[in-house]
Predicted 3D model of a 269-nucleotide RNA (Bacterial large signal recognition particle RNA) from an Oscillospiraceae bacterium. Its Rfam family is "Bacterial large signal recognition particle RNA". Rfam classes the family as a non-coding RNA gene. Its mean pLDDT, the model's own confidence on a scale to 100, is 76. The gene name in the source record is ffs. The RNAcentral record of the sequence draws on ENA.
RNA sequence: CCAUACCAGCCGGGGAAUUAGCGGAGCCCUGUACCUGAAAUCCGCUACAGCAGGGGUGGAUCCCCCUUUUGAGGGCGUUCCGCAGGCGGUCUUGCGCCGUGUUCCUGCUGUGUUGACGAGGGGGUCUCGCGCAAUCGGGAGCUGUGAACCAUGUCAGGUGGGGAACCAAGCAGCAUUAAGCAGUUUACCCGUUGUGCCGCGAGGAAGCCUUCUCCGAGCAGCAGCCACGGGCCGCGCGCAGGCGAAGCGUUCGAGACAGGGGUGUAUGG
Numbered sequence: 001c002c003a004u005a006c007c008a009g010c011c012g013g014g015g016a017a018u019u020a021g022c023g024g025a026g027c028c029c030u031g032u033a034c035c036u037g038a039a040a041u042c043c044g045c046u047a048c049a050g051c052a053g054g055g056g057u058g059g060a061u062c063c064c065c066c067u068u069u070u071g072a073g074g075g076c077g078u079u080c081c082g083c084a085g086g087c088g089g090u091c092u093u094g095c096g097c098c099g100u101g102u103u104c105c106u107g108c109u110g111u112g113u114u115g116a117c118g119a120g121g122g123g124g125u126c127u128c129g130c131g132c133a134a135u136c137g138g139g140a141g142c143u144g145u146g147a148a149c150c151a152u153g154u155c156a157g158g159u160g161g162g163g164a165a166c167c168a169a170g171c172a173g174c175a176u177u178a179a180g181c182a183g184u185u186u187a188c189c190c191g192u193u194g195u196g197c198c199g200c201g202a203g204g205a206a207g208c209c210u211u212c213u214c215c216g217a218g219c220a221g222c223a224g225c226c227a228c229g230g231g232c233c234g235c236g237c238g239c240a241g242g243c244g245a246a247g248c249g250u251u252c253g254a255g256a257c258a259g260g261g262g263u264g265u266a267u268g269g
Stems, first nucleotide, its partner, number of pairs: 001269006009057003012030004020046005034054004063262005069256002073252007081244003086239003094235002097230005105224007118214008126203006132196002134193001136191004141184005151176004159168003
């Protein structure tokens, strides 16, 4: 130096968490880097840190170590920002909001030389008194009906008196009426009233309606502005947290590139 066999090593790693510590397993990242069994009220190990069994590769571009560059991802801290909530304060600070008021100013709407606002005068509405009309009720009146006997007139028949002529009382009927019953009422009388574009008189603070005279251009409503007050915490604000993104610092760090170094036993040649 070569060959053969065996063996070391390798057949994933990392983060947080857990742990006296280490690994597995569960979560996350990277990524493809054997198989089987058990293992979260966990399983096994002991600083050389998985256990049990099986398999592959195997002395080097593939294993191990160091260094440079780079670096997925995670942890911690901090700064700033954002999101949605909690608590607070009853306006201490300001908005929004509510209420009240309203000078000036502004806008809208309505109205006004067919005369605004204002001033003066009259009337009505209102109250009282009287009256009138209406309404309602009653009466009178009119029409109809209406008395077995105790209304009237006429009284058939019948009855009584009389010699007779005739006379008398008188039922039914008829007619006219009284009391009553029914209807009606233009005109009449009495009374009533939440009636009345009615009349007369007296009164009347305000409001409303209407009319006359004077004056001559605004007036009214709403809203804004403004002022005062209130306080429903809705917003801003304060406090302590949560979640998220970015930056910075720190920490762990797979992987990648490059460089350097290291590397077993046996047998044979």